Predicted 3D model of a 78-nucleotide RNA (c-di-GMP-I riboswitch aptamer) from a Bacillota bacterium. Of the family's consensus pairs, 94% are formed in the model. The organism belongs to Bacillota, within Bacteria. The sequence was found by an Rfam model in a public genome assembly.
RNA sequence: CUCAGACAAAGGUAAACCCAUCGUGAGGUGGGGACACAAAGCCACGGGUCUAGGCAGCUAGACAGCCGGGUUACCAAG
Repeated sequence: CUCAGACAAAGGUAAACCCAUCGUGAGGUGGGGACACAAAGCCACGGGUCUAGGCAGCUAGACAGCCGGGUUACCAAG
């Protein structure tokens, strides 16, 4: 520098569910837990889904573990 990679090694994340806590809510955070994950690191940029308000156009939010895009990177291998 290149590459998503072997049912290998090192290290990592953590769905459901339970407890605590914050939020009207979708959900967030911490602890337990492990279904999975090679970006399941980060960014709401496009689409999507969801929540609250509204008769509605819409407005304000949530989800990065729904898809795409952007960006950074450990180990191994070459």